[in-house]
Molecule: TPP riboswitch aptamer (THI element)
Organism: Rhodopirellula sp.
RNA sequence: UUUCAACCGCAGGGGUGUCCUUUCUGGACUGAGAGUUUUGGACCGCAUGAUUCCAAACAACCCUUCGAACCUGAUACGGGUCAUACCGGCGAAGGGAGCGAGACGGCAGCGUAA
Numbered sequence: 001u002u003u004c005a006a007c008c009g010c011a012g013g014g015g016u017g018u019c020c021u022u023u024c025u026g027g028a029c030u031g032a033g034a035g036u037u038u039u040g041g042a043c044c045g046c047a048u049g050a051u052u053c054c055a056a057a058c059a060a061c062c063c064u065u066c067g068a069a070c071c072u073g074a075u076a077c078g079g080g081u082c083a084u085a086c087c088g089g090c091g092a093a094g095g096g097a098g099c100g101a102g103a104c105g106g107c108a109g110c111g112u113a114a
């Protein structure tokens, strides 16, 4: 001088599908994760309610630059399934969310002195 892990603290990012059904609702499948007796808005509408869509809150799970968590490519390709999922390539592609402590320390390099 470069670089440095686990653990810990605080903070942040992300996805939430398919099928059956009586769509009040319940069940099955895969996966780390498919959540809630939650709130608000939009649409519909005489009114109410349901469904659908969007956002927020909370919870779990995963991931945070040593970044394949996740998104785009992709209504894509091969395998696979009732269907999604899942596996693989794509991918040395393009995006993508961190600080502190750990550390007055460790490894390594250079210099100086003995």
Stems, first nucleotide, its partner, number of pairs: 001108001003106002008100003011064004017029004035058002038056005070095003077088003